[in-house]
This is a predicted structure of a 72-nucleotide RNA (Fluoride riboswitch aptamer (crcB RNA motif)) from Chitinophaga niastensis. It was read from a public genome assembly, where an Rfam model found it. Of the family's consensus pairs, 100% are formed in the model.
RNA sequence: CCGAUAACAGGAAAUGGUGUCUUCCUGACCCAAACCGUCAACUAUUAGUUGACUGAUGGCGCCUACAAAUAU
Numbered sequence: 001c002c003g004a005u006a007a008c009a010g011g012a013a014a015u016g017g018u019g020u021c022u023u024c025c026u027g028a029c030c031c032a033a034a035c036c037g038u039c040a041a042c043u044a045u046u047a048g049u050u051g052a053c054u055g056a057u058g059g060c061g062c063c064u065a066c067a068a069a070u071a072u
Base pairs, nucleotide, nucleotide: 008027009026010025011024012023013022016063017062018061019060020059021058037053038052039051040050041049042048043047
């Protein structure tokens, strides 16, 4: 000096908040990265447009909003 790893810090994981766990990205600053759902059709085609569909979670728990059913 370079690379990797660990610790630490911040951020992200298709609709809100929070706890916890997991994964991913970044780390002098700027920039940047992680991330930005599914299906069908069409097109100026490796992307875009139109239509339809699932879900407040990346996983789990709780709260809030919405919807359905039942009971009082």
Description: The source organism's lineage runs through Bacteria, Pseudomonadati, Chitinophagales, Chitinophagaceae and Chitinophaga.